[in-house]
Molecule: transfer RNA
Organism: Candidatus Woesearchaeota archaeon
RNA sequence: GCCUCCGUAGCAUAGUAGCCAUUGCGCUACCUUGGUAAGGUAGAGGUCGCGAGUGCAAGUCUCGCCGGAGGCU
Numbered sequence: 001g002c003c004u005c006c007g008u009a010g011c012a013u014a015g016u017a018g019c020c021a022u023u024g025c026g027c028u029a030c031c032u033u034g035g036u037a038a039g040g041u042a043g044a045g046g047u048c049g050c051g052a053g054u055g056c057a058a059g060u061c062u063c064g065c066c067g068g069a070g071g072c073u
Base pairs, nucleotide, nucleotide: 001072002071003070004069005068006067007066010025011024012023018056027043028042029041030040031039049065050064051063052062053061
């Protein structure tokens, strides 16, 4: 330098155009206990890497850039 794949909450993930972005762990409050752990209920937390384009509509498609992984030279 070239090719392929990936980037979604603190961590890990689902969602491949259509109402309000999913789940687990973690976090907060409450219930329960003599007190913990476990369990239960509720809640907070997301510019979907950044910018632009297409389209009635973009996490999803296209382009550029940034970052990561693998391969070729």